Predicted 3D model of RNase P RNA and transfer RNA as a complex of 416 nucleotides. The coordinates come from a structure-prediction model, not an experiment, and the mean pLDDT is 80. It holds a member of the Rfam family "Bacterial RNase P class A". By type it is a ribozyme. From the family's description: Ribonuclease P (RNase P) is a ubiquitous endoribonuclease, found in archaea, bacteria and eukarya as well as chloroplasts and mitochondria.

RNA sequence: UGAGCCCGCCGGGCGACCGCGGUCGAAAGACCGAGGAAAGUCCGGACUCCACAGGGCAGGGUGCUGGGUAACUCCCAGGCGGGGUGACCCGACGGAAAGUGCAGCAGAGAGCAGACCGCCGAUGGCCCGAAAGGGCACAGGCAAGGGUGAAACGGCGAGGUAAGAGCUCACCAGCGUCGCAGGCAACUGUGGCGGCUCGGCAAACCCCACCCGGAGCAAGGCCAAGCAGGGACGUCGGCGGCCCGUCGAUCAAGUCCCGGGUAGGCCGCACGAGCGCAUCGGCGACGGUGCGCCCAGAUGGAUGGUCGUCCUCGACAGAAUCCGGCUUACAGGCGGGCUCACCAC
RNA sequence: GCGGGCGUCGUUCAAAGGCAGGACCUCAGAUUUCCAUUCUGACGAUGCCGGUUCGAUUCCGGUCGCCCGCU
Numbered sequence: 001u002g003a004g005c006c007c008g009c010c011g012g013g014c015g016a017c018c019g020c021g022g023u024c025g026a027a028a029g030a031c032c033g034a035g036g037a038a039a040g041u042c043c044g045g046a047c048u049c050c051a052c053a054g055g056g057c058a059g060g061g062u063g064c065u066g067g068g069u070a071a072c073u074c075c076c077a078g079g080c081g082g083g084g085u086g087a088c089c090c091g092a093c094g095g096a097a098a099g100u101g102c103a104g105c106a107g108a109g110a111g112c113a114g115a116c117c118g119c120c121g122a123u124g125g126c127c128c129g130a131a132a133g134g135g136c137a138c139a140g141g142c143a144a145g146g147g148u149g150a151a152a153c154g155g156c157g158a159g160g161u162a163a164g165a166g167c168u169c170a171c172c173a174g175c176g177u178c179g180c181a182g183g184c185a186a187c188u189g190u191g192g193c194g195g196c197u198c199g200g201c202a203a204a205c206c207c208c209a210c211c212c213g214g215a216g217c218a219a220g221g222c223c224a225a226g227c228a229g230g231g232a233c234g235u236c237g238g239c240g241g242c243c244c245g246u247c248g249a250u251c252a253a254g255u256c257c258c259g260g261g262u263a264g265g266c267c268g269c270a271c272g273a274g275c276g277c278a279u280c281g282g283c284g285a286c287g288g289u290g291c292g293c294c295c296a297g298a299u300g301g302a303u304g305g306u307c308g309u310c311c312u313c314g315a316c317a318g319a320a321u322c323c324g325g326c327u328u329a330c331a332g333g334c335g336g337g338c339u340c341a342c343c344a345c
Numbered sequence: 346g347c348g349g350g351c352g353u354c355g356u357u358c359a360a361a362g363g364c365a366g367g368a369c370c371u372c373a374g375a376u377u378u379c380c381a382u383u384c385u386g387a388c389g390a391u392g393c394c395g396g397u398u399c400g401a402u403u404c405c406g407g408u409c410g411c412c413c414g415c416u
Base pairs, nucleotide, nucleotide: 001341002340003339004338005337006336007335008334009333010332012310013309014308015307016306017305018304020033021032022031023030024029035316039327040326042325043324044323045322046321047216048215049214050213054244055243056242057241059212060211061210062209063208064078065077066076067075068074079093080091081090082089083088094207095206099205100204101201102200116146117145118142119141120140123139124138125136126135127134128133154172155171157169158168159167173197174196175194176193177192178191179190180189181188182187220267221266222265223264229258230257231256232255233254235249236248237247238246274293275292276291277290278289279288280287281286311314346415347414348413349412350411351410352409355369356368357367358366363399371387372386373385374384375383392408393407394406395405396404
């Protein structure tokens, strides 16, 4: 200088005037007023009601190990596998010697496989020959070679054989098993033994382990106004899929259904797993302590307009119960760490 | 707020892990004096991005669009 990787952050600034929502205030007025994603609603919780949410089945989810957390399908650290020259990135990463199932085309054969080309033909058969022996390739043997495929039942060398083959042996790879060493563990390294060679797919059914009750702030509670009642139940209902269990009501009330009325107000509702700074513990996610701060709260739903000025001329987009994550959208810019290539010293 | 379903030639429907097919439309040819009908042929698609698998329209995740239900 060029190319690239990772992490964190900003996302027009300042001033004046007018306006809008909220809190406080008698008033004047003071103060506050969208985001990193407020979004998608994909996960997890808080909160509320149904029973303080209980057992089983069904259904759904998750899936290496350890830790963090209120919890998670999230995060951190590590292991293993894959990709990249590298910084680094990606991984639904339990089980295929429990069972069932799938594999088109090609190919001889596709799951406890297979004889198309090929090799052999020791043994039996046929032929030639006096014999030794030779020939044929009929029976038959062979998975070493060719060829097909995503995948062909370990690799390589030697022995062995008629030809061959873990048939035997050495080495290598894998698997199983028994130790030793390191590690909390996943796992790694190493040694012995067993010729054991047992293929792939579980984001196919399934098995194993763990987790999940349902509904959602229009939850739910209170006040006011208004209306017209009717039906079912004795065993029904809460219980959204089923069974159990449990609770409520049991003779004037309760539960459910149908019908009728209302479309007002208040609470929930914004002080919270809160934010900032410092410090301590931890590799880290995170946690502890101290100090400081108050940071939208509408209910037809508030953020806008004008002017001045500066710059790099401003993207994606806007709360509706709240919070922790993930994912997606995003003009442009800043900071930090690191890698590779080339050049110069 | 909560939940469900669907995206395949221009249109409407199949295929449900194994060469994406049918009908209508369009175009060309044949038949006809010409047109229609009929016959033959052609063009033409899995919304998009990833993953699993030897292989994805199909299975899984994300995203975009459309439709529906409950309150």